[in-house]
Context: one part of a larger RNA
RNA sequence: UGACGGGGGCCCGCACAAGCAGCGGAGCAUGUGGCUUAAUUCGACGCAACGCGAAGAACCUUACCAGGUCUUGACAUGCAGGGAAAAGCGGCGGAAACGUCGUGUCCGCAAGGGCCCUGCACAGGUGGUGCAUGGCUGUCGUCAGCUCGUGUCGUGAGAUGUUGGGUUAAGUCCCGCAACGAGCGCAACCCUCGCCUUUAGUUGCCAUCAGUUAGGCUGGGCACUCUAAAGGGACUGCCGGUGUCAAACCGGAGGAAGGUGGGGAUGACGUCAAGUCCUCAUGGCCUUUAUGGCCAGGGCUACACACGUACUACAAUGGCCGGUACAAAGGGCUGCGAGCCUGCGAGGGUGAGCGAAUCCCGUAAAGCCGGUCUCAGUCCGGAUUGGAGUCUGCAACUCGACUCCAUGAAGUUGGAAUCGCUAGUAAUCGUGGAUCAGCAUGCCACGGUGAAUACGUUCCCGGGCCUUGUACA
Numbered sequence: 001u002g003a004c005g006g007g008g009g010c011c012c013g014c015a016c017a018a019g020c021a022g023c024g025g026a027g028c029a030u031g032u033g034g035c036u037u038a039a040u041u042c043g044a045c046g047c048a049a050c051g052c053g054a055a056g057a058a059c060c061u062u063a064c065c066a067g068g069u070c071u072u073g074a075c076a077u078g079c080a081g082g083g084a085a086a087a088g089c090g091g092c093g094g095a096a097a098c099g100u101c102g103u104g105u106c107c108g109c110a111a112g113g114g115c116c117c118u119g120c121a122c123a124g125g126u127g128g129u130g131c132a133u134g135g136c137u138g139u140c141g142u143c144a145g146c147u148c149g150u151g152u153c154g155u156g157a158g159a160u161g162u163u164g165g166g167u168u169a170a171g172u173c174c175c176g177c178a179a180c181g182a183g184c185g186c187a188a189c190c191c192u193c194g195c196c197u198u199u200a201g202u203u204g205c206c207a208u209c210a211g212u213u214a215g216g217c218u219g220g221g222c223a224c225u226c227u228a229a230a231g232g233g234a235c236u237g238c239c240g241g242u243g244u245c246a247a248a249c250c251g252g253a254g255g256a257a258g259g260u261g262g263g264g265a266u267g268a269c270g271u272c273a274a275g276u277c278c279u280c281a282u283g284g285c286c287u288u289u290a291u292g293g294c295c296a297g298g299g300c301u302a303c304a305c306a307c308g309u310a311c312u313a314c315a316a317u318g319g320c321c322g323g324u325a326c327a328a329a330g331g332g333c334u335g336c337g338a339g340c341c342u343g344c345g346a347g348g349g350u351g352a353g354c355g356a357a358u359c360c361c362g363u364a365a366a367g368c369c370g371g372u373c374u375c376a377g378u379c380c381g382g383a384u385u386g387g388a389g390u391c392u393g394c395a396a397c398u399c400g401a402c403u404c405c406a407u408g409a410a411g412u413u414g415g416a417a418u419c420g421c422u423a424g425u426a427a428u429c430g431u432g433g434a435u436c437a438g439c440a441u442g443c444c445a446c447g448g449u450g451a452a453u454a455c456g457u458u459c460c461c462g463g464g465c466c467u468u469g470u471a472c473a
Base pairs, nucleotide, nucleotide: 001473002472003470004469005468007467008466009465010464011463012462013461015457016456019421020420022418026312027311029309030308031307032306033305034303042053043052064298065297067295068294069293070292073122077121078120079119080118081117082116083115088103089102090101091100092099093098106113107112124287125286127285129283133281134280135276136275137274138272140270145184146183147182148181149180150179151160152159153158164175165174166173190264191263192262193261195232196231197230198229199228200227201226204222209219210218211217235258238252239251240250241249242248314414318373319372320371321370322369323368324367330361331360332359335354336353339350340349341348342347380411385406386405387404388403389402390401391400427449428448429447430446431445432444433443
């Protein structure tokens, strides 16, 4: 100087407390451990591994296994020699890859080029090392800290500044002070939501006028809504009080909005030899008729168990039936597909329109109105299984999703323990998208309905500042 303390002081954070809804029990989905296996490819392991890499494992992917095959190689560059070829087509073997036989023949006057063969140099490696590395990332932590120059103090390590009194979300600001300044962080500048104005009207509007097949449908019009660009608006600016005539805090006015308005992007010096050599790059090591390449098949989907994360429930604030209302944000061309016909349905047939504020996906659902069920393992719950089908795709046996009929399991609110959340949040309801031929209870995004509680900081966890002890560094 740090680190640590079941030392002290001050102060924060859904850290506790106060609340709401869960997990832990059930079924199933998914990841992991384990066990099994020819293989069940590899990595990730407290928080910060375990719906993680994987935003799509039937083949492919694929890195694994058994088998069949190739050897200058699937791919790059160069050299030497040689060649009429090579691809394609056909025959045979084969699961294919491939092997083999036949056919077939390049451009240019030339040098040469393209292609192939032989040989050489090399290619190749998701082989090992993340404890040799770059890059990227997680985490402490969006925490308020981490440093430097000069000066001063100290023999020195170092201190001071950065401590102190107030204040703040903040090393934020004020005051004081052997310090005076400065840098990286904080804040602001950026995006988005909330209010207004301007500009602009093939979306919107009977607001106003006319027509109307009653649909903004048509004429017509940009007022409104909206769209998307530019600006305005909030600054403790104003008033009162408190305060050191300070910074600031408390209350108020006006305002769509206050005292960082809500959300996002943004992550200081560093820590964990944290993670990644399976994104990529890369040192040295290993391999070279194989640890490389190709192929068809299997596996990654196994199952006595154990754990994590989700989904669906156990019902009446509910289930079922009928009627009826209101979104946002997205996506669409070998795509989205209206309407019509057809099927109980998944779907099929036909096919208008739309590269889309114009057409389509597309009925939002919870809600509201009415009916029924009356507490029961039930008209709850839907696992499991049998049968029949649909769709994608070369192909659904291992191993896809969906539909219909039948079957209807466990489950009556879950021990110890434990997680999330402070407001348009939790809870609950549906919608879209990426990946993608197909496949979503996962992920990302969108809107609808919409709470309860916070006395307080003693305690648990994490963190910041000062101080104290130390046999630790």
Predicted 3D model of a 473-nucleotide part of an RNA (small-subunit ribosomal RNA, 3' major domain) from a Coriobacteriia bacterium. Taxonomically the source falls in Coriobacteriia (Bacteria, Bacillati, Actinomycetota).